A computed fold for a 73-nucleotide RNA from a Planctomycetota bacterium, annotated as transfer RNA. Rfam family: tRNA. Rfam classes the family as a transfer RNA. Taxonomically the source falls in Planctomycetota (Bacteria, Pseudomonadati). The sequence is in RNAcentral, with records from ENA. The coordinates come from a structure-prediction model, not an experiment, and the mean pLDDT is 81.
[in-house]
RNA sequence: GGGCGAUUAGCUCAGCUGGCAGAGCAGCUGACUCUUAAUCAGCGGGUCAUAGGUUCGAAUCCUAUAUCGCCUA
Numbered sequence: 001g002g003g004c005g006a007u008u009a010g011c012u013c014a015g016c017u018g019g020c021a022g023a024g025c026a027g028c029u030g031a032c033u034c035u036u037a038a039u040c041a042g043c044g045g046g047u048c049a050u051a052g053g054u055u056c057g058a059a060u061c062c063u064a065u066a067u068c069g070c071c072u073a
Base pairs, nucleotide, nucleotide: 001072002071003070004069005068006067007066010025011024012023013022019056027043028042029041030040031039049065050064051063052062053061
């Protein structure tokens, strides 16, 4: 240099068949408990890597860029 893949909540990841953005863990609050842990109930947390395009509508499709990984020269 060329090819392929990944990028979504603090972390690990679903969702990629275009139509309300989710789960587990973590965090916070409450209940329970002498206290902690465990358990139970609830709550908050997202420019979906960035920019542009297509579309009534984009995390999802197209293009470019960035970062990381793998293969190849």